[in-house]
Molecule: transfer RNA
Organism: bacterium
RNA sequence: GGGCCGGUAGCUCAGUGGUUAGAGCAGGGCGCUCAUAACGCUUUGGUGGCUGGUUCAAUUCCAGCUCGGCCCACCA
Numbered sequence: 001g002g003g004c005c006g007g008u009a010g011c012u013c014a015g016u017g018g019u020u021a022g023a024g025c026a027g028g029g030c031g032c033u034c035a036u037a038a039c040g041c042u043u044u045g046g047u048g049g050c051u052g053g054u055u056c057a058a059u060u061c062c063a064g065c066u067c068g069g070c071c072c073a074c075c076a
Base pairs, nucleotide, nucleotide: 001072002071003070004069005068006067007066010025011024012023013022018056026044027043028042029041030040031039049065050064051063052062053061
């Protein structure tokens, strides 16, 4: 330098044009227990990497940039 994949909650991820963006784990509260854990109920938490474009409508489609991973090439 080229190709591919990815960036969404504190962590691991889903969703893939339709207006309330979810799950598990984690945190708070309550229940249960002599108590703790486990378990059950409930609740908190989101500039969706950045900037533009398309659209009535974008997390989703397109372009550029950026960060991470893998592969290839070049140099040595």